[in-house]
RNA sequence: UAUUUGAACUGCCACACCUGCUGCGAAGCAGGGCCGGAAAGCCAUGGAUCUCGAUGAUAAUGCGCCCGCAUUGGAGAGACUGCCAGGCUGCAAUC
Numbered sequence: 001u002a003u004u005u006g007a008a009c010u011g012c013c014a015c016a017c018c019u020g021c022u023g024c025g026a027a028g029c030a031g032g033g034c035c036g037g038a039a040a041g042c043c044a045u046g047g048a049u050c051u052c053g054a055u056g057a058u059a060a061u062g063c064g065c066c067c068g069c070a071u072u073g074g075a076g077a078g079a080c081u082g083c084c085a086g087g088c089u090g091c092a093a094u095c
Base pairs, nucleotide, nucleotide: 004093005092006091012037013036017032018031019030020029021028022027035082041088042087043086045085046084047083049079050078051077052076059072060071061070062069063068
């Protein structure tokens, strides 16, 4: 010094599961928990998987009891990423 390593030190996160809340749902948030992780930090670009959708998606218009209804229109809209790859950033220095 770091396209390496994760031995040690300082720390960090939190699988499954449980409880509460949100959502049509996949799932997410908070608390507990602690399987594991050198990026299990951030992003959501490409795949994979999952959910909603012609019993009508995203969107537009109008109305109303503010989150529902009606009309137009006609195929997308989401989730996850601790599944893989990609991009950005970070701690330390034994081999």

Background:
A computed fold for a 95-nucleotide RNA from Sulfurovum sp., annotated as c-di-GMP-I riboswitch aptamer. It was read from a public genome assembly, where an Rfam model found it. Taxonomically the source falls in Sulfurovum (Bacteria, Campylobacterota, Campylobacterales, Sulfurovaceae). Its mean pLDDT, the model's own confidence on a scale to 100, is 84. Rfam family: c-di-GMP-I riboswitch aptamer. Its family is annotated with cyclic-di-GMP binding in the Gene Ontology.